[in-house]
Molecule: Glycine riboswitch aptamer
Organism: Rhodospirillaceae bacterium
RNA sequence: GUGAAUUUUGCGGGAGAGAUCAAGAAAUUUGGCGCCGAAGGAGCAAACGCCCCGAAAACUCUCAGGCAUAUAGGACCGCAAAAGGAUG
Numbered sequence: 001g002u003g004a005a006u007u008u009u010g011c012g013g014g015a016g017a018g019a020u021c022a023a024g025a026a027a028u029u030u031g032g033c034g035c036c037g038a039a040g041g042a043g044c045a046a047a048c049g050c051c052c053c054g055a056a057a058a059c060u061c062u063c064a065g066g067c068a069u070a071u072a073g074g075a076c077c078g079c080a081a082a083a084g085g086a087u088g
Base pairs, nucleotide, nucleotide: 006083007082008081009080010079011078012077013076018033020032021031022030023029034067035066036065040063041061042060043059048054049053
């Protein structure tokens, strides 16, 4: 003195699927059926290593979560800041 991966915070964007049936004065209230996948979770291929076996996802499953509105959540993307410290 450059400042990668990675992590955290803030701001912005951010999909899908019944405002279905019953009860209730009503309530994103309770139960049932139907559905969605981009929180989380679980499962799998080839190459490769190679004895076993290991091995990813925005693929698959849907346990969880979600299915009118949202003060909700939300993978991922962009910007900013902080930590970090690879590499030159």